[in-house]
RNA sequence: UUGGCCGUAGCUCAGAGGAAGAGCGCUGCGCUGUGAACGCGGAGGCGCGGGUUCGAGUCCCGCCGGUCAACCCA
Numbered sequence: 001u002u003g004g005c006c007g008u009a010g011c012u013c014a015g016a017g018g019a020a021g022a023g024c025g026c027u028g029c030g031c032u033g034u035g036a037a038c039g040c041g042g043a044g045g046c047g048c049g050g051g052u053u054c055g056a057g058u059c060c061c062g063c064c065g066g067u068c069a070a071c072c073c074a
Stems, first nucleotide, its partner, number of pairs: 001070007010024004018054001026042005047063005
């Protein structure tokens, strides 16, 4: 430099046009002598900028970052 894949919650990952989810973690309450476990709640997120569309996490373009591969000869 070129190509593929990836970027969604603190972490690991779903969701691929029509009201953003799970597990773990965090937190409030209940329970308990205290804690753990358990039960019921809560907070918290689509990498950035454009475009298409009535509607974009999802499709298109650019950028940034990660990863894999190729090239890196004269």

Description: This is a predicted structure of a 74-nucleotide RNA (transfer RNA) from a Pyrinomonadaceae bacterium. It matches the Rfam family "tRNA". Its family is annotated with triplet codon-amino acid adaptor activity in the Gene Ontology. By type it is a transfer RNA. Lineage of the source: Bacteria > Pseudomonadati > Blastocatellia > Blastocatellales > Pyrinomonadaceae. The RNAcentral record of the sequence draws on ENA and MGnify. The coordinates come from a structure-prediction model, not an experiment, and the mean pLDDT is 80.